[in-house]
Molecule: transfer RNA
Organism: Anaerolineaceae bacterium
RNA sequence: GCGCCCGUAGUGAAGUGGACAUCACGUUGCCCUCCGGAGGCAGAAGCCCGGGUUCGAGUCCCGGCGGGCGCG
Numbered sequence: 001g002c003g004c005c006c007g008u009a010g011u012g013a014a015g016u017g018g019a020c021a022u023c024a025c026g027u028u029g030c031c032c033u034c035c036g037g038a039g040g041c042a043g044a045a046g047c048c049c050g051g052g053u054u055c056g057a058g059u060c061c062c063g064g065c066g067g068g069c070g071c072g
């Protein structure tokens, strides 16, 4: 330099163009408990950036940025 794949809560993942973006762990508050780091209930927190297509984009297209693999 070229090709392919990936980028979604703090972490790891899911998400057929249409409902409030889902789950696990973590985290915060409350309950329970002799105690809690176990158990229960509730909450906060997210689509890498910029454009485009569309009535509607996490999803499709283009360009950037970052990461991984391969080729030279």
Stems, first nucleotide, its partner, number of pairs: 001071007010025004018055001027043005048064005